[in-house]
RNA sequence: GCCAAUAUAGCUCAGCCUGGUUAGAGCAUCAGAUUUGUAAUCUGAGGGUCGUGGGUUCGGAUCCCAUUAUUGGCUCCA
Numbered sequence: 001g002c003c004a005a006u007a008u009a010g011c012u013c014a015g016c017c018u019g020g021u022u023a024g025a026g027c028a029u030c031a032g033a034u035u036u037g038u039a040a041u042c043u044g045a046g047g048g049u050c051g052u053g054g055g056u057u058c059g060g061a062u063c064c065c066a067u068u069a070u071u072g073g074c075u076c077c078a
Stems, first nucleotide, its partner, number of pairs: 001074007010027004020058001029045005051067005
């Protein structure tokens, strides 16, 4: 330099293909219940610029373009 994949809650991920009402799960966190107390268990709550910017559309996490970061592969030079 070229190609591909990935980026969504604190962490790990689903949802994207085929756009559609309020964006979800597990763990973690907080509160309560239970327990002599802790852990475990149960109930509830909070937590999101969907990497960034732009475009298309009545409507974008989802489609299109550009770009950033990470990972992997290939190539060149030394």
Background:
Predicted 3D model of a 78-nucleotide RNA (transfer RNA) from a Nitrososphaeraceae archaeon. The organism belongs to Nitrososphaeraceae, within Archaea. It matches the Rfam family "tRNA". Rfam classes the family as a transfer RNA.